Predicted 3D model of a 160-nucleotide RNA (glmS glucosamine-6-phosphate activated ribozyme aptamer).
C1' cells in the first nucleotide's frame, strides 16, 4: 500500500466520480495576446423547504420553489408511486357483512400554514479553478389547523 471480516459514526437535492467543460504545470504547432493538441496534477460536480401505519413485490426520470456558465453527464441510494395482504379509520349511537374512500386516518370550497438556503455582498485561505466563515434580503408546494358544505345498503342491538 492492497484485499477480506467485524464494530462504531455519518443520509436522503443524500453519497460517489472515469465523460464534457474548468484551473495549474511541462512539451509541441501557429508570428504573437491568444488559440489548438498531448501528458501530469488539481477543483467543482443539487441551494434549501417538504416527505414514513405494518409486511411483501414491482417499476423507477419520486413533491415544491430559489439560482442560472456543469444544479450538464454517469453510478448507487431514497420517506414518493403501483399492486397484494394485515391492522386502523370516514360515510351522523354500537357491532357485523358488503360498497366507495383514507393512514389520526372521506370529498369540495375559503382562510391559514409561508420568518428558507445558496447565488450576490463582506472578511479570510489558495498562483488559480475554487474553499471556509459572516450579516441582511427574496420563495413555492405539501402535511397540519380553523370555518362552511355534502357523503351508502342490509342485519342485529341499545336508547328515546
Nucleotide at each position: 500500500g492492497c484485499c477480506c471480516a467485524u464494530c462504531a459514526c455519518a443520509a436522503a437535492g443524500c453519497g460517489c466520480c472515469a465523460g464534457u467543460g474548468c484551473c495549474u504545470g511541462u512539451c509541441c504547432g501557429g508570428g504573437a495576446c491568444c488559440c489548438g493538441g498531448a501528458c501530469a496534477g488539481g477543483a467543482c460536480g443539487a441551494c434549501g423547504a417538504g416527505g414514513a401505519g405494518g409486511a411483501g413485490a414491482g417499476a423507477g426520470a419520486a413533491u415544491c420553489g430559489a439560482a442560472g456558465g456543469u444544479u450538464c453527464g454517469g453510478c448507487g441510494g431514497g420517506u414518493g408511486c403501483u399492486c397484494u395482504c394485515c391492522c386502523g379509520u370516514g360515510c351522523a349511537c354500537u357491532c357485523c357483512g358488503g360498497g366507495c374512500g383514507c393512514g389520526g386516518a372521506c370529498g369540495c370550497a375559503g382562510c391559514u400554514g409561508a420568518c428558507a438556503a445558496a447565488u450576490a455582498c463582506g472578511c479570510g485561505g489558495g498562483c488559480g479553478a475554487c474553499c471556509g466563515c459572516g450579516g441582511a434580503a427574496c420563495a413555492g408546494a405539501a402535511a397540519g389547523g380553523c370555518u362552511g358544505u355534502g357523503a351508502c345498503c342490509g342485519g342485529a342491538g341499545a336508547g328515546a
Description: The model forms 85% of the base pairs in the Rfam consensus. It matches the Rfam family "glmS glucosamine-6-phosphate activated ribozyme aptamer". About the family: This entry contains a glucosamine-6-phosphate activated ribozyme that is found in the mRNA for GlmS. GlmS is an enzyme that uses fructose-6-phosphate and glutamine to generate glucosamine-6-phosphate.